Small-subunit ribosomal RNA from Chlamydiales bacterium SCGC AB-751-O23, 1545 nucleotides, folded computationally.
RNAcentral holds the sequence, with entries from ENA and SILVA.
RNA sequence: AGAAUUUGAUCCUGGUUCAGAUUGAACGCUGACGGCGUGGAUAAGGCAUGCAAGUCGAACGGAAAUAUACGAGCUUGCUCGUAUUUUUUAGUGGCGAAAGGGUUAGUAAUACAUGAAUAAUCUGCCUUCUACUCUGGAAUAACGUUUGGAAACGAGCGCUAAUACCGGAUGUGGUGAUUUUAUCAAAAGAUAGAGUCAUUAAAGUGGGGGACCAUUUGGCCUUGCGGUAGAAGAGGGGUUCAUGGGAUAUCAGCUUGUUGGUGAGGUAAUGGCUCACCAAGGCUAAGACGUCUAGGCGGAUUGAGAGAUUGAUCGCCAACACUGGGACUGAGACACUGCCCAGACUCCUACGGGAGGCUGCAGUCGAGAAUCAUUCGCAAUGGGCGAAAGCCUGACGAUGCGACGCCGUGUGACUGAAGAAGGCCUUCGGGUUGUAAAAGUCUUUCGCUGGGGAACAAGAAUUAUGCAGUAAUAUUGUAUAAUUUUGAUGGUACCCGGUAAAGAAGCACCGGCUAACUCCGUGCCAGCAGCUGCGGUAAUACGGAGGGUGCAAGCGUUAAUCGGAUUUAUUGGGCGUAAAGAGCGCGUAGGCGGGAAAUUAAGUCAGACGUGAAAGCCCGAGGCUCAACCUCGGAAUAGCAUCUGAAACUGGUUUUCUUGAGGGUAGGCGGAGAGAACGGAAUUCCACAAGUAGCGGUGAAAUGCGUAGAUAUGUGGAAGAACACCGGUGGCGAAGGCGGUUCUCUAGCUUACUCCUGACGCUGAGGCGCGAAAGUGUGGGUAGCAAACAGGAUUAGAUACCCUGGUAGUCCACACCGUAAACGAUGUGUACUUGGUGUAGAUUGGCUCAACCCAGUCUGUGCCGUAGCUAACGUGUUAAGUACACCGCCUGAGGAGUACGCUCGCAAGGGUGAAACUCAAAAGAAUUGACGGGGGCCCGCACAAGCAGUGGAGCAUGUGGUUUAAUUCGAUGCAACGCGAAGAACCUUACCCAGGUUUGACAUAUAGAGGACAGUAGUGGAAACACUAUCUCUCUUCGGAGUCUCUAUACAGGUGCUGCAUGGCUGUCGUCAGCUCGUGCCGUGAGGUGUUGGGUUAAGUCCCGCAACGAGCGCAACCCUUAUCAUUAGUUGCCAACACGUAAUGGUGGGAACUCUAGUGAGACUGCCUAGGUUAACUAGGAGGAAGGUGAGGAUGACGUCAAGUCAGCAUGGCCCUUAUACCUGGGGCUACACACGUGCUACAAUGGACGGUACAGAAGGCAGCGAAGCCGAGAGGUGGAGCAAAUCCAGAAAAGCCGUCCUCAGUUCGGAUUGUAGUCUGCAACUCGACUACAUGAAGUUGGAAUUGCUAGUAAUGGCGUGUCAGCAAUAACGCCGUGAAUACGUUCCCGGGCCUUGUACACACCGCCCGUCACAUCACGGGAGUUGGUUUUACCCGAAGCCGUUGACUCAACCGCAAGGAGAGAGGCGUCUAAGGUGAGGCUGAUGACUAGGAUGAAGUCGUAACAAGGUAGCCCUACCGGAAGGUGGGGCUGGAUCACCU
Repeated sequence: AGAAUUUGAUCCUGGUUCAGAUUGAACGCUGACGGCGUGGAUAAGGCAUGCAAGUCGAACGGAAAUAUACGAGCUUGCUCGUAUUUUUUAGUGGCGAAAGGGUUAGUAAUACAUGAAUAAUCUGCCUUCUACUCUGGAAUAACGUUUGGAAACGAGCGCUAAUACCGGAUGUGGUGAUUUUAUCAAAAGAUAGAGUCAUUAAAGUGGGGGACCAUUUGGCCUUGCGGUAGAAGAGGGGUUCAUGGGAUAUCAGCUUGUUGGUGAGGUAAUGGCUCACCAAGGCUAAGACGUCUAGGCGGAUUGAGAGAUUGAUCGCCAACACUGGGACUGAGACACUGCCCAGACUCCUACGGGAGGCUGCAGUCGAGAAUCAUUCGCAAUGGGCGAAAGCCUGACGAUGCGACGCCGUGUGACUGAAGAAGGCCUUCGGGUUGUAAAAGUCUUUCGCUGGGGAACAAGAAUUAUGCAGUAAUAUUGUAUAAUUUUGAUGGUACCCGGUAAAGAAGCACCGGCUAACUCCGUGCCAGCAGCUGCGGUAAUACGGAGGGUGCAAGCGUUAAUCGGAUUUAUUGGGCGUAAAGAGCGCGUAGGCGGGAAAUUAAGUCAGACGUGAAAGCCCGAGGCUCAACCUCGGAAUAGCAUCUGAAACUGGUUUUCUUGAGGGUAGGCGGAGAGAACGGAAUUCCACAAGUAGCGGUGAAAUGCGUAGAUAUGUGGAAGAACACCGGUGGCGAAGGCGGUUCUCUAGCUUACUCCUGACGCUGAGGCGCGAAAGUGUGGGUAGCAAACAGGAUUAGAUACCCUGGUAGUCCACACCGUAAACGAUGUGUACUUGGUGUAGAUUGGCUCAACCCAGUCUGUGCCGUAGCUAACGUGUUAAGUACACCGCCUGAGGAGUACGCUCGCAAGGGUGAAACUCAAAAGAAUUGACGGGGGCCCGCACAAGCAGUGGAGCAUGUGGUUUAAUUCGAUGCAACGCGAAGAACCUUACCCAGGUUUGACAUAUAGAGGACAGUAGUGGAAACACUAUCUCUCUUCGGAGUCUCUAUACAGGUGCUGCAUGGCUGUCGUCAGCUCGUGCCGUGAGGUGUUGGGUUAAGUCCCGCAACGAGCGCAACCCUUAUCAUUAGUUGCCAACACGUAAUGGUGGGAACUCUAGUGAGACUGCCUAGGUUAACUAGGAGGAAGGUGAGGAUGACGUCAAGUCAGCAUGGCCCUUAUACCUGGGGCUACACACGUGCUACAAUGGACGGUACAGAAGGCAGCGAAGCCGAGAGGUGGAGCAAAUCCAGAAAAGCCGUCCUCAGUUCGGAUUGUAGUCUGCAACUCGACUACAUGAAGUUGGAAUUGCUAGUAAUGGCGUGUCAGCAAUAACGCCGUGAAUACGUUCCCGGGCCUUGUACACACCGCCCGUCACAUCACGGGAGUUGGUUUUACCCGAAGCCGUUGACUCAACCGCAAGGAGAGAGGCGUCUAAGGUGAGGCUGAUGACUAGGAUGAAGUCGUAACAAGGUAGCCCUACCGGAAGGUGGGGCUGGAUCACCU
């Protein structure tokens, strides 16, 4: 510090997710040791048991016990008594119990933090100082006795003490009143002092003691500890003020003791704290009031920081103590282990009544994912009491449990290659685990074991000595010394010895992010998953294994916080199109504000001082072996408060200025607004005239109108609405918007002058006003148009588009509504920043007065464009540039601008405006393609023009389907279907039935046995095969080798599966003209350029131009055949001339001319001419030529597309079968047949058929072959066997054609299917199932519907011939050969296919695309809902415990007064105010639930349509109204975020 994820790819916006750190954690697997920390976060739920606050006998009376002494009784070692000493102690009394410990329920302020104030206050114990501590009295617990009760606990009577209680004295002092002085203070006032008057206190006890008194203590003195009054301090509180720190405005108004005053009461103290009276105030948009949530802080986590989150442990503060209320005591409480009352709960009970409060430490139950021991000790630290010893202390110190966290240590170290075995993988060679192990050498931390062994201890007591103190050598205090003594942890830490590598490693992950890869299993199953996504038979993503990576006594997962996230942006974001500028203005609060000067000191800055607790963080030291941890020191700390200073800037105050702003004078401008009047054209209607059969409307029609006279025409009239031309990216207005003419009223802008005021300004939350269309209300008006509606068409339907009608409405007046794509999708204002060119208004100057023209200025309004900005598109002085001021708004998509609430509205609806839930995207701009019922250009037998067909018939053949035991398999739009198959009777053959074989029909290797195997013969059998008989190897260096058979093992074999695992080959677009690269340039980038453009071509063919320059694969050419010629050669071919010969024939001699054969060459290149064209490429025509513009034909097939075809040609990965899915054999099937389709053949006839005669080919083949002559047969054929491995022989008859004859338009002398009979040939074998021959038979068919195919010249059409395969043949097929030999092409509008450019796109699996809504089904969350049921809160009333206060007090009472009676005073009791809980009624807010119901989301392939994306087939969208199964349709107004064409600028 970033990364993954939207797309075919790109940039950007934007969300989601990950890597990091952390935790009081939990869960899973695993687990050696130690140190330091930490551990009930949930039920402030309930609690058994034990402990957690006592202590003081030196405050008091008593009681009990011990010891000693004495006495008594006597039982002679016991009891009793007295005195002394010591110990224990229930009670009275004192102090403490208000601390310590726990928890976080409540509390948004009576709390907390920080800083102030208290001149408005209190303070036990402690410290210091001052002054005292005199004298009386009356009781009461304990105790004794009687008695009640189950208990808890009491009651009566009687006795007694005090540091308990009460009276009096004194008065340093305090307090009050009053007089007065000084100081301080802003003031109220405070502080200090002086005088007078009044009032006001106490308690003793321990030790010691010389004199004196008394004598038992004692008085007295002294000392310690206490006590009283006061002053001060320290520490601790109380109260008040300021500032700060949650959410919500879908909480906007709240408040009656409320706000203030006077007086009184109350308090330690101010105060409505309380009361009486008076006034009517107080708080609030800087958020009152309400609701929800929450202890606050120091700090902690994270972060670069700013921040965000958090408030465990430790520390400070607060609050609470079963729930609610209350007071008492006290220095302090409204009191955790005190009291009273009410309530709930639990326990005891003799039913009468009582007891209790773990949110102390342990522990238990419960709930929960989850949190420990019913331990030891007061040795240390601290606390309470005490003079002290000491006692108490679940505070605390320790130990235990838990890997809960942090830190440390170990599980060994070195050597060790035969790279062992085993595992895993393998290309079978090897690789890897891996120096890892084994083995050798060494060490022993930790553990175990044996031994030694700390520190934390300071004090305390006793004794002695010195000093202080004293009358004193007492007591006491203090210092020193000696002695004695105190450790829970614990025989722990630590040290030493012994022991043997001995006892000690797991967890997660391995597709990318993200370090780490293979095999097997599984087969969209099981499963994984943080995001993206894996899994449908070769999964590095599931499960296992091997290996690897990471961390390590832990490792993962889950939850949570911060970070990354600049994804709430102060630091540090945005708003034209991505989410986002309010429809527009006026203006309040607020924010901000021109130049100069003076002053001030609020902001600001500087210095000083106080505070900012400790701990923590940071730095430096130190202590535990290190570290964690601990100790010490330092630094730091925002902020707050006070004081002093500065005065630039901001603010305040004052003065002044003119440039901002406004005004004045003189002009100008305009569809600016409001009102009134007027005008003509058109439409419709009415009347009349004239006139006749149609009009109207459409793609075509129909509805409609018209013979009752329409439409068209003319004249006249009526009515309403709108204002042609001018008219223009021209004008005006804030926006909405505004258009005939004239007048009136109102407002604005602008120019010139620079005359006046003197900052008067900008923005603007709330607020107010204006605000298209539609819509609403009332009343008018209604010509045209026109939602709804009706009818006619279209259509599968047509609730639409089209047509005919037509009502609201559109118009006016008044009143509502308040929304639009209200758009420049661009808030308002100000300033600055290169230019060019239009246009509107005004104005200045020049020419010359004017007009025109030219040059300038200002204000508007457009276009282009520099810099800059922008994701890009674009914007660009009219900014989206550079800055400032202020406002509004945004924060993923959907749910949703919805629900609820509130508010506005007559309504329709508007404003404000969520959540649950779902998704990993949703968007923007641009790129490349593809597509368009977008555009432009071009090509092709694509259409057109023609010729011949197919589709109808019969047959052949292939396919589908059906059938079957099997009808083997594959090919399936073009690009399967006379295709694989260039030939299924057996074989082929892969299929079926049956019979057999199992190392196999075939290959290789090893081991063992053997000498055969083969052949021949026989038997069985359908055959294969089985059995029997017979026969019996070769070579040799004698070791053996070869060959064969059998047995065994490896293996063979498979036309079994996967063409979607593959190679190779092929088809297709398409012989279409395209497809790319290097370098450069442009762009952030995908990409572009080149390759586009202007011409041209069959062609990306060539030329020209150009930020491109070149190149490659394709095109063309090179290759083959053919057309002409030359040359060479001359047999088997040829024969002109010469000769011979024949009935005839190159038959023969010969020839080499010709034809021909087959080699080599020539030839054609737009080369020449004319014209056009850019002096080009090229095109048109011409000449010559056998051939002319590629001469004709062939071969040749770019990058790629279709997961196209083929595992059954072959090869091949993987999977599958192995007495079978292999192999052999016989038979059958592939040839079936209601039917459908494709491809062909033959025809339907006279351009023909039949018969007779007669002419002319080319190419190809031949030895298991072609096969001549001759003979036989009517023929197929048979016989025969010359010749030929071929220019020699087979070999010939080519057919159409030509010449004749017959047929004469018929189902025929057309046509030949079908069938019968008889044959021939091939072959082991023609039944299923061959071909051919002969005779007989003689079907359909008379030119073929919709539709559709081929062909542009030696082509179509037509005629025959040959070959391959092959025993034969289903061949009418396929591949070739020659003969005869046409017609037509105006042209590119249309159909199909293709190429190039451009445009739109929501498509990219690419239009066979995408996608919308209803309906049906399932699931989920949510709204409404008659209600039902809780919580909380308000209010009214009732009842009213305990208690304080007030009042009363017949009754009761020791202290004081009084001789007494009685009094004073106090109290029980009564009454009253307040009041908790409770009750009744009515409300507010809120939760749960609810028949039914609304919409939403999601779901694999459901139904109906096709609304949107292309001009999406009616351009789309926004607001509004009506209508419709649904998307939606239509009307009105608006927008371009509309294609195409045309025009303008």